């Protein structure tokens, strides 16, 4: 000075839909409940550049489904949030020893 198989501190990103029923004057908003889902507001979860966590194109193609990004396609397409210890490991300088 350089790497990352490991780790540990802070710090940061990000989403929350849809369908039924009941309440409620009421779209909004509570409560149950069904559906995917890591997650459907959770003291949780997911993800941080080794980045398919999220977002965008999109109110977008297909198919399915009561319904919905529920599936696949789009697509490894454009974006997206990190430093710093520790530990390993290598290179290359110097000193001193023999």
């Nucleotide at each position: 000075c350089g790497u990352c198989a490991g780790u540990g501190a802070c710090a940061g990103g990000g989403g929350c839909g849809u369908c039924c029923g009941g309440g409620g004057c009421a779209u909004u908003c509570c409560c149950g409940g069904g559906c995917u889902g890591a997650g459907a507001a959770g003291c949780a979860c997911c993800c941080u550049u080794u980045g398919a966590a999220c977002c965008u194109g999109a109110a977008c193609c297909a198919g399915g489904u009561c319904a919905u990004g529920c599936u696949g396609g789009c697509g490894g397409a454009g974006g997206a949030a990190g430093u710093c210890g520790c530990g390993a490991u290598g290179c290359a300088u110097u000193u001193u020893c023999c």
Predicted 3D model of a 98-nucleotide RNA (TPP riboswitch aptamer (THI element)) from Cereibacter ovatus. Of the family's consensus pairs, 100% are formed in the model. Its Rfam family is "TPP riboswitch aptamer (THI element)". About the family: Vitamin B(1) in its active form thiamin pyrophosphate (TPP) is an essential coenzyme that is synthesised by coupling of pyrimidine and thiazole moieties in bacteria.